[in-house]
């Protein structure tokens, strides 16, 4: 230098052929249970905002009624070739 793969809440990791993003698990917070705790059960857990609402899939653009998904460039990491 060229080619391929990956990047999604605090962590792992789903999301089919473009059509409700964050399922499921872990962690964390609250509650119940307990003398107390562990275990177990229930609820909650992206960001901003008092709320209504708005924003959010590595970054910046594009296509589309609609993009995590398709296209272009870039960044970071992994692999291969020279």
């Nucleotide at each position: 230098g060229c080619c391929c793969c990956a990047a999604u809440g605090g962590c792992g990791g789903a999301a089919c052929u473009g059509g409700c993003a964050g399922a499921c698990g872990c962690g964390c917070c609250g509650c119940a249970c307990u003398c107390a705790a562990a275990a177990u059960g229930c609820g909650g857990u992206a960001u901003c905002g008092a709320g209504a609402g708005a924003u959010g899939u590595g970054u910046g653009g594009g296509u589309u009624c609609g993009a995590g998904u398709c296209c272009c460039a870039c960044u970071u990491g992994g692999g291969g070739c020279a």